[in-house]
RNA sequence: AUCUGAAAAAGGCAAACCGUCCGAAAGGGCGGGGCGCAAAGCCAUGGGGUCUAAAGCCGCGAGGCCAUGACAGCCCGGCUGCCAGU
Repeated sequence: AUCUGAAAAAGGCAAACCGUCCGAAAGGGCGGGGCGCAAAGCCAUGGGGUCUAAAGCCGCGAGGCCAUGACAGCCCGGCUGCCAGU
């Protein structure tokens, strides 16, 4: 270097939920929490998928459509990386 994650160790991240702040919402930041995770580190300007629908468009209206908003802890892919075995 490559492949692997059985055992071990140093450690890391943090779902639901609660508080608070931001946001139209989806969702996100911070604190608590800990379901899980060997990439649960990064990329949404790599591809698919999902969520939302402010503005806009349509509609008499109820409402419908729509991403330029979001999700990397939905899948594939790309980049990077700790420990151990090999």